[in-house]
Context: one part of a larger RNA
Molecule: small-subunit ribosomal RNA, 3' major domain
Organism: uncultured bacterium
RNA sequence: UGACGGGGCCCGCACAAGCGGUGGAGUAUGUGGUUUAAUUCGAUGCAACGCGAAGAACCUUACCUGGGCUUGAACUGCAGACGAACAUCCCGAGAAACCGGGACUUCUCUUCGGAGACGGCUGUAGAGGUGCUGCAUGGCUGUCGUCAGCUCGUGUCGUGAGAUGUUGGGUUAAGUCCCGCAACGAGCGCAACCCUUGUCGUUAGUUGCCAUCAGGUUAUGCUGGGAACUCUAACGAGACUGCCUCGGUUAACGGGGAGGAAGGUGGGGAUGACGUCAAGUCCUCAUGGCCCUUACGUCCAGGGCUACACACGUACUACAAUGGCCGGUACAGAGGGUUGCAAUGCCGCGAGGUGGAGCCAAUCCCAAAAAACCGGUCUCAGUUCGGAUUGCAGUCUGCAACUCGACUGCAUGAAGGCGGAAUCGCUAGUAAUCGCAGAUCAGCACGCUGCGGUGAAUACGUUCCCGGGCCUUGUACA
Repeated sequence: UGACGGGGCCCGCACAAGCGGUGGAGUAUGUGGUUUAAUUCGAUGCAACGCGAAGAACCUUACCUGGGCUUGAACUGCAGACGAACAUCCCGAGAAACCGGGACUUCUCUUCGGAGACGGCUGUAGAGGUGCUGCAUGGCUGUCGUCAGCUCGUGUCGUGAGAUGUUGGGUUAAGUCCCGCAACGAGCGCAACCCUUGUCGUUAGUUGCCAUCAGGUUAUGCUGGGAACUCUAACGAGACUGCCUCGGUUAACGGGGAGGAAGGUGGGGAUGACGUCAAGUCCUCAUGGCCCUUACGUCCAGGGCUACACACGUACUACAAUGGCCGGUACAGAGGGUUGCAAUGCCGCGAGGUGGAGCCAAUCCCAAAAAACCGGUCUCAGUUCGGAUUGCAGUCUGCAACUCGACUGCAUGAAGGCGGAAUCGCUAGUAAUCGCAGAUCAGCACGCUGCGGUGAAUACGUUCCCGGGCCUUGUACA
């Protein structure tokens, strides 16, 4: 000087106060284990386990079995002989890859000797490796933690390690600011500058809008028109403790109030200091070293990654009446669409089929929002709850749904009556609940990322648990 223990001060959904879950059931998904020819590899307390994977039927694919190739699937040279080449087609064997055989085709310049480009063949230097080492590395990332800290120059003090500054008194979300002080300044962090949302104005008015005027319709901004309103998207205004009052040291600041759409950081996001964990990644990529080179490279078919006594994590659906079912009827936002989204119509109980208007989209389409509301029914039961499982019949995508897709109809109708010890999230448009969209994608979503609808309860307080910050003290620890 740190680390750890004690003390003081302070903070955080840390506890408490509340609301909803997980742990029990079924299923989905990931992991461990076991099994297997293989069940590819990595991630392992928090910070691995719906993680890499924004999507394993083939492909992907790295794994296994079998069959092939050996300058190779892709790349750059050199040498040699040959030929325009690639491509395409046919025959035989084959699961294909591949192997054997055949057909077709003929570049540019030229001094006519040849040269050049291109192509396959032979040889060679080398290619190739998702092989090992993340404890050789770069880059990227997680985490403490959006915690308020981490340092430097000069000066001063100390033999020195080092201290001071950065401590102290207040204050703040903050090393934020004020005051004091052998310190005076400065840097990286904090904050602000950025995006978004909340109010208003200006500009603009189509594809969006419709108050006024006119026309028209069963109806609809449908038409003329309008530029008010909504909205769109660019530029501005606005919030600064600016004003009042009280407290405070006359300060920083704090309490209350006015005005205001918004008040003391308005809400949300992006932004992550010096460093820690030899944290994670050599399978994104890059790369040192080591290893393989007729194989640890590469091509193909099939299988596997989807196994299943079991254990754990994360979710979905429930156990019902604040509910289930049937009918009717409203109201979003944000997205996507030409290899695409697809309307009206017709067919089918339905998944879907047919057909194709319109749309490169504020124009057309996906598109039905759902919970909610209105009416009816069920009457507390393993039920008109719950939907697993299984049988049959189908639809769609795709060479191909057996292993191993999603969906539909009929039938079947399991466990489950609110869950032990334990444990998680959340402080407001939040939790809870309801649906919608997108990426990936031929197909496949209970996951993920976004979007809006409805919309709570509680916080006395800081004794205790956990994590963190500052000061101080002890130490046989470094």